Transfer RNA from an Anaerolineales bacterium, 75 nucleotides, folded computationally. Rfam family: tRNA. By type it is a transfer RNA. RNAcentral holds the sequence, with entries from ENA. Model confidence (mean pLDDT): 81 of 100.

RNA sequence: UCCCCGGUAGCUCAAUGGUAGAGUGGAUGGCUGUUAACCAUUAGGUUGCAAGUUCGAAUCUUGCCCGGGGAGCCA
Numbered sequence: 001u002c003c004c005c006g007g008u009a010g011c012u013c014a015a016u017g018g019u020a021g022a023g024u025g026g027a028u029g030g031c032u033g034u035u036a037a038c039c040a041u042u043a044g045g046u047u048g049c050a051a052g053u054u055c056g057a058a059u060c061u062u063g064c065c066c067g068g069g070g071a072g073c074c075a
Base pairs, nucleotide, nucleotide: 001071002070003069004068005067006066007065010024011023012022013021018055026042027041028040029039030038048064049063050062051061052060
């Protein structure tokens, strides 16, 4: 320098153009001798950043940033 994959809730991951979700963690309540386990409820997101296409973008296109892998360079 080039190619490929990835970046979404605190964490691990879904959602492949039409209301952004699950598990786990957090909070509150119930239950219990009990802080655990179990049950119920609930909060939490500019979908890495910026632009473009579209009636509509997490999703498609372009540039940049970050992480992982491969190639090249290494006389």